Predicted 3D model of a 524-nucleotide part of an RNA (small-subunit ribosomal RNA, 5' domain) from an uncultured prokaryote. Model confidence (mean pLDDT): 83 of 100. RNAcentral holds the full RNA, with entries from ENA.

Context: one part of a larger RNA
RNA sequence: GGAUGAACGCUAGCGGCAGGCUUAACACAUGCAAGUCGAGGGGCAGCAUUAGUACUUGUACUAGAUGGCGACCGGCGCACGGGUGCGUAACGCGUAUGCAACCUACCCUUUACUGGAGGAUAGCCCAGAGAAAUUUGGAUUAAUGCCCCAUAGUAUUAUAGAAUGGCAUCACUUUAUAAUUAAACAUUUAUGGGUAAAAGAUGGCUAUGCGUUCUAUUAGCUAGAUGGUAAGGUAACGGCUUACCAUGGCAACGAUAGAUAGGGGUCCUGAGAGGGAGAUCCCCCACACUGGUACUGAGACACGGACCAGACUCCUACGGGAGGCAGCAGUGAGGAAUAUUGGACAAUGGAGGCAACUCUGAUCCAGCCAUGCCGCGUGCAGGAAGACGGCCCUAUGGGUUGUAAACUGCUUUUAUAUAGGAAGAAACCUUUCCAUGAGUGGAAAGCUGACGGUACUAUAAGAAUAAGGACCGGCUAACUCCGUGCCAGCAGCCGCGGUAAUACGGAGGGUCCGAGCGUUAUCC
Numbered sequence: 001g002g003a004u005g006a007a008c009g010c011u012a013g014c015g016g017c018a019g020g021c022u023u024a025a026c027a028c029a030u031g032c033a034a035g036u037c038g039a040g041g042g043g044c045a046g047c048a049u050u051a052g053u054a055c056u057u058g059u060a061c062u063a064g065a066u067g068g069c070g071a072c073c074g075g076c077g078c079a080c081g082g083g084u085g086c087g088u089a090a091c092g093c094g095u096a097u098g099c100a101a102c103c104u105a106c107c108c109u110u111u112a113c114u115g116g117a118g119g120a121u122a123g124c125c126c127a128g129a130g131a132a133a134u135u136u137g138g139a140u141u142a143a144u145g146c147c148c149c150a151u152a153g154u155a156u157u158a159u160a161g162a163a164u165g166g167c168a169u170c171a172c173u174u175u176a177u178a179a180u181u182a183a184a185c186a187u188u189u190a191u192g193g194g195u196a197a198a199a200g201a202u203g204g205c206u207a208u209g210c211g212u213u214c215u216a217u218u219a220g221c222u223a224g225a226u227g228g229u230a231a232g233g234u235a236a237c238g239g240c241u242u243a244c245c246a247u248g249g250c251a252a253c254g255a256u257a258g259a260u261a262g263g264g265g266u267c268c269u270g271a272g273a274g275g276g277a278g279a280u281c282c283c284c285c286a287c288a289c290u291g292g293u294a295c296u297g298a299g300a301c302a303c304g305g306a307c308c309a310g311a312c313u314c315c316u317a318c319g320g321g322a323g324g325c326a327g328c329a330g331u332g333a334g335g336a337a338u339a340u341u342g343g344a345c346a347a348u349g350g351a352g353g354c355a356a357c358u359c360u361g362a363u364c365c366a367g368c369c370a371u372g373c374c375g376c377g378u379g380c381a382g383g384a385a386g387a388c389g390g391c392c393c394u395a396u397g398g399g400u401u402g403u404a405a406a407c408u409g410c411u412u413u414u415a416u417a418u419a420g421g422a423a424g425a426a427a428c429c430u431u432u433c434c435a436u437g438a439g440u441g442g443a444a445a446g447c448u449g450a451c452g453g454u455a456c457u458a459u460a461a462g463a464a465u466a467a468g469g470a471c472c473g474g475c476u477a478a479c480u481c482c483g484u485g486c487c488a489g490c491a492g493c494c495g496c497g498g499u500a501a502u503a504c505g506g507a508g509g510g511u512c513c514g515a516g517c518g519u520u521a522u523c524c
Stems, first nucleotide, its partner, number of pairs: 001524004006520005013376006019369002021334001026332003030329003035076003040073002043069002047067003050063006083287003092212007102204002107200001109198006115149002118146001125138005155180008164171002185192002213259003220250003225247008262284004266277004289310005312323004340366001342365003348362001349360004379410004389401005416460005424451001429446007468513005473494003479508005489496002
């Protein structure tokens, strides 16, 4: 000198764009953050509509009849999105490569199919237990829930055979036989689904080379340990696991042990080489009160799922129960220190749905903070042998503050007031029309804005609404007077102060930067 997720002191007019618990992965009151589908189903608690009945004429009752729909069964989603950095020195990450050892819901393309039958169960109803959480028994009922049969192969397995190729195990193509496994319907007739197989896309698993902090005041480590055979297990290879057999494997090119730490793209500095960092944003990994376990599922060993154990907090009728903010806000605590218990789904994206639409603390916006970067302003021109006042001196005088002020003319960014007022919106959808062999494609009009009466524009009057901080001995730009008298104090280093202090305190003057200026901390 540059830089910062900064903090502190003094000061402070505005805007744009960013950023905002670096500490206790400490504990959390409250609200919200993952639902959706009635075009799968039985149904009808509540709301609205309609019809009917009764009469007190505005109420009650009845009817799933209609719009719809609480709870329930079922489907899809909840494995994404969002948070944090505890752990991890590791194929975790980065980079390059392999897979002749693998999986992939939704999506796209192609082919074939969608026949028949059955037993349950939730809900509802009845009867209970319990303070509650919750739960028991009986009867009855549906489905795109469950299950049986049929049909099927370019699927899987077994046996037998042939051709081609390679990278060792083998791969690929093909023939025959046998065995095994499918499906689901809804309907407004427009469609939307279902099953099997193949291929793609997307996402993931896995293996390997190289790179990846410090300590030798850590020198030996290892028994599923290293390899083989067989079996089990897995989507798949493999000591992944087990039985048997062998005795291997790693290590001064640093094994093992200990300490520290998420990694990368990137960021800061530097002419570079290097050095330092890993906030925001993006990719990967790990975690979800602590430890463990599996279930469901295409996918989890699952933040707002389950079970067990533990610590903690809460409720209790003492028998027993409930919970997990490292989601968004917010609270306490810790700390030098870090924001609102805000608005909207209008846009982008996601889930469900044929769609309308619903949900979305993702997201888009607004609020707070000079935390940073950038921009603008606090007026401009004229105005003297130079006012007053202040300060200084060689003191009837002069210097300086200083064109500074007053005064004259001009302007109005900004602030204030009034008026107008966006872009972000194009789709979906509805209506109409055109093309077309069914799909489908196209055109026009209508509908939709949280931000926001915001940005922006115009008009009005008036210099009107707006400057400070640090420093002035040398380094280092900027000097005098008064006070103090090794005191009070200053100080980054050298050092100032003991009676003429440009170094302490005040004043005048000056220098630097400027809505900031200094100090502290850290890095180069």